RNA sequence: GGGGAUGUAGCUCAGAUGGGAGAGCGCGGCGUUCGCAUCGCCGAGGCCAGGGGUUCAAUCCCCCUCAUCUCCA
Repeated sequence: GGGGAUGUAGCUCAGAUGGGAGAGCGCGGCGUUCGCAUCGCCGAGGCCAGGGGUUCAAUCCCCCUCAUCUCCA
């Protein structure tokens, strides 16, 4: 320098065919207990890596950039 993959909550990851942003763990509160743990219920937490474009509408499609991993040279 060229090809490919990945980027979504604090962490690990889903997200079908473009239309409601989610799960588990973790965190906070309540219940349970003499207390802790377990268990149950409730809740907070996201500019979906950044920018632009297409569209009535974009995590999703197109282009550029950035970061990480990988292959070739």
This is a predicted structure of a 73-nucleotide RNA (transfer RNA) from Desulfovibrio sp. It matches the Rfam family "tRNA". By type it is a transfer RNA. Its mean pLDDT, the model's own confidence on a scale to 100, is 81. The organism belongs to Desulfovibrio, within Bacteria.